The prediction has a mean pLDDT of 83. c-di-GMP-I riboswitch aptamer from an Armatimonadota bacterium, 97 nucleotides, folded computationally. The sequence was found by an Rfam model in a public genome assembly. NCBI's taxonomy places the organism under Bacteria, Bacillati, Armatimonadota. Rfam family: c-di-GMP-I riboswitch aptamer. Its family is annotated with cyclic-di-GMP binding in the Gene Ontology.

């Protein structure tokens, strides 16, 4: 330059939980805190996968005036996320070849 990334060392991030703030939520960003992580570095959510339901629809149940409201209960739906689920691009330390 090209592979690999098994083991050491330096070094690098940071689930879970918690604390503040944002969000209807699912999350998110920032403190603190270490399960792990060789790309857990960056990007891509219209490759497949997960999570929510303000919102809209659709039944039911309550009001009332009988065609309306929406203060209950149920169900579908992402336009909202989730890249530390996986896959895909770009880029790369120490070592080893």
């Nucleotide at each position: 330059c090209g592979a690999c990334c098994g083991a050491a060392a330096g070094g690098g991030c940071a689930a879970a939980c918690u604390c503040u703030u944002c969000g209807a939520a699912a999350g998110a960003a920032g403190g603190g805190g270490a399960c792990g992580c060789a790309a857990a570095g960056c990007c891509u959510a219209a490759g497949g996968g997960g999570c929510u339901u303000c919102c809209u629809c659709c039944c039911u149940g309550g009001c009332c005036u009988u065609g309306g409201u929406u203060u209950g209960g149920g169900g579908a739906g992402a336009u909202g996320c989730c890249g530390g689920c996986c896959a895909g691009g770009c880029u790369g330390c120490c070592g080893u070849u």